[in-house]
RNA sequence: CUUUGCUCAAGGCAAACCCUGAGAAAUCAGGCGACGCAAAGCUAAAGGGACUAUCUACAAGGUUGUAGGCUAGUCAGCCAGUUGCCAAA
Numbered sequence: 001c002u003u004u005g006c007u008c009a010a011g012g013c014a015a016a017c018c019c020u021g022a023g024a025a026a027u028c029a030g031g032c033g034a035c036g037c038a039a040a041g042c043u044a045a046a047g048g049g050a051c052u053a054u055c056u057a058c059a060a061g062g063u064u065g066u067a068g069g070c071u072a073g074u075c076a077g078c079c080a081g082u083u084g085c086c087a088a089a
Stems, first nucleotide, its partner, number of pairs: 002089004012037002018031005035077001041082003047079002049075005054069007
């Protein structure tokens, strides 16, 4: 330096539920709690994807569905990009 995560050390993060708060929503913050994680660290201004709202078209028919625009947002615990601890080869 590259690959890998069977084993070791120091440790780290924290899903769902519930509570409080923010938001129209997706979702987020804090608390509680561990489903899991070798990057569950960082990046949403590289890119793909998902979700919400809105707009357009169509269908239904009185607020729903489907498709599209990419308009405004959200998600890094979907892929990805990037940095990195320990161990082994």